The RNA shown here (Guanidine-I riboswitch aptamer) has 96 nucleotides and comes from Sulfurospirillum cavolei. Its Rfam family is "Guanidine-I riboswitch aptamer". Gene Ontology term of the family: regulation of gene expression. From the family's description: This family represents a conserved RNA structure found upstream of the ykkC and yxkD genes in Bacillus subtilis and related genes in other bacteria. The function of this family is unclear although it has been suggested that it may function to switch on efflux pumps and detoxification systems in response to harmful environmental molecules. NCBI's taxonomy places the organism under Bacteria, Pseudomonadati, Campylobacterota, Sulfurospirillaceae, Sulfurospirillum.

[in-house]
RNA sequence: UGAAAUGACGGCUAGGGUUCCGGCACAUCGUGCGUCUGGUCCAAGAGCUGUCGCCUCUUGAGUAGAGGUUCACGGAGGGAUAAAAGCCCGGGAGGU
Numbered sequence: 001u002g003a004a005a006u007g008a009c010g011g012c013u014a015g016g017g018u019u020c021c022g023g024c025a026c027a028u029c030g031u032g033c034g035u036c037u038g039g040u041c042c043a044a045g046a047g048c049u050g051u052c053g054c055c056u057c058u059u060g061a062g063u064a065g066a067g068g069u070u071c072a073c074g075g076a077g078g079g080a081u082a083a084a085a086g087c088c089c090g091g092g093a094g095g096u
Base pairs, nucleotide, nucleotide: 007052008051009050010049011048012047015042016041020039021038022036023033024032025031026030053069054068055067056066057065058064071091073094077089078088079087
């Protein structure tokens, strides 16, 4: 200087909004309010956790055992959904 990799899925949380439920107001075949703590719901690459995967070693061998799986600043803009977001584009652009 150049190139690549840094895994998958589940559960949960920070966070997020407003379809549904609840709440509140109006005053009712309902309408409005998320400038309503909430339940349902969405949810992290850089949060937690589990399972699997991968790597190394042990072992005659194995679907067995042990260990490892590091690090991680970051817009604007766009997209989905009812809607928004730390979701997705994206470990992207850029920066160090």